This is a predicted structure of a 494-nucleotide part of an RNA (large-subunit ribosomal RNA, domain I) from a Geminicoccaceae bacterium.
Rfam family: Bacterial large subunit ribosomal RNA. Its family is annotated with structural constituent of ribosome and ribosome in the Gene Ontology.
Context: one part of a larger RNA
RNA sequence: GGCAUCUGGUGGAUGCCUUGGCGCCAAGAGGCGAUGAAGGACGUGGCACGCUGCGAAAAGCCCUGGGGAGCCGCGAGCAGGCUUUGAUCCAGGGAUCUCCGAAUGGGGCAACCCACCCCGCAAGGGGUAUCCGCCGCUGAAUCCAUAGGCGGCGGAGGCGAACCCGGGGAACUGAAACAUCUCAGUACCCGGAGGAAAGGACAUCAACCGAGACUCCGUCAGUAGCGGCGAGCGAACGCGGACCAGGCCAGUGGCAUGCGAGUAAGAACCGGAACCGUCUGGAAAGUCGGGCCAUAGCGGGUGACAGCCCCGUACGGGUAGAAAGCUGGCAUGUCCUCGAGUAGGGCGGGGCACGUGAAACCCUGCCCGAAGAUGGGGGGACCACCCUCCAAGCCUAAGUACUCCUUGGCGACCGAUAGUGCACCAGUACCGUGAGGGAAAGGUGAAAAGCAGCGCGACGAGCGCGGUGAAACAGACCCUGAAACCGGAUGCCU
Repeated sequence: GGCAUCUGGUGGAUGCCUUGGCGCCAAGAGGCGAUGAAGGACGUGGCACGCUGCGAAAAGCCCUGGGGAGCCGCGAGCAGGCUUUGAUCCAGGGAUCUCCGAAUGGGGCAACCCACCCCGCAAGGGGUAUCCGCCGCUGAAUCCAUAGGCGGCGGAGGCGAACCCGGGGAACUGAAACAUCUCAGUACCCGGAGGAAAGGACAUCAACCGAGACUCCGUCAGUAGCGGCGAGCGAACGCGGACCAGGCCAGUGGCAUGCGAGUAAGAACCGGAACCGUCUGGAAAGUCGGGCCAUAGCGGGUGACAGCCCCGUACGGGUAGAAAGCUGGCAUGUCCUCGAGUAGGGCGGGGCACGUGAAACCCUGCCCGAAGAUGGGGGGACCACCCUCCAAGCCUAAGUACUCCUUGGCGACCGAUAGUGCACCAGUACCGUGAGGGAAAGGUGAAAAGCAGCGCGACGAGCGCGGUGAAACAGACCCUGAAACCGGAUGCCU
């Protein structure tokens, strides 16, 4: 030095675990905001760093209900308190609620700076943004008037995951290049609304038979078609389902809103059955023996695996306030007569599965421009016959879409390199001027019983003895503890 065996160190794989995540179902909720939101800054505890809670009335104040012995959050400790005169805690309602933020008195480099008016001795309180609507006063050029000005009252503004409607609207890409075309009316931007939105009661289809608002699903059908007839795009009628509802334009009406009455369902929460002995063991829920309950043998916990130990579970009970539903009543608001610069035509575009095509139909920027039910639209150029419907006014549940959020439940979903980026003080640390990017990191034990005391040591770190514990090679770098890698001992070889 090598090999082998044994024994350690390092390391953190593996197994087991789960507080977290993922997917789905049902029900609820579907909004919050000038009565100042969402989100923050700064404060706030006897000692107080962070988180949480709260707001100068600051881990809290008041009331009502629940509850019944402990409590002063995570979070131990010291100190000091509260509580059967019912605390802590839970539910509901109220009070307070600094500063910034739509931020709204003006300004501003958010959480800061500087004002004016009114009330008040002061401390302090209230008001003062903009736009829109209504009302009142005032009031130019310019007589009337209008614009403008001032005041009062009411509304709006901002935020929010997806879903919805509208206004704008790409490119990469595909066409094996590329321009029409495609991607796609997608992404993205903007406006608006609701719990849904949109649509909606035939100037619709159909085919000579008939149907009967709208929406959604299945089918029709990758059909008919469209298409540098390339790539590709792609219906409808009909049929089967889900749901079902029709009304109004001036009066015994519809719709919306508000007010008060009745009604079921229900916040916290309450009751809620039934087990003992034996053996092993640190511990019994395991073993063995004998019982019991069950409208409850879902689940979780307890020193190993518990229907009967604990929390629960089935089942039963329970009230306040509010909203919504249903029933019936009252009040207010709105809807002014059947639709003309419309239908239709020309030009230019757009939408329809339909790329200008034989191109109907719908929308309209410009120019024209009817008829009046003896009328008008449509039936895919156009004409006739025939059939069908009545535009240019308005409203309308349900079936449908979505899930930031709440409650309950489920899983041939994950189990810490997985599952969310985050099981852990994570959108943190850290990186970037910035937009933005973005981690790692779980596990002692049943219980801290978290090693008193002694020794070595530097008044260390660490270690030994000792003690606790079932176990300390469970000692906090703590369950298990693989491999790489590094030692020690022994044997063999050199």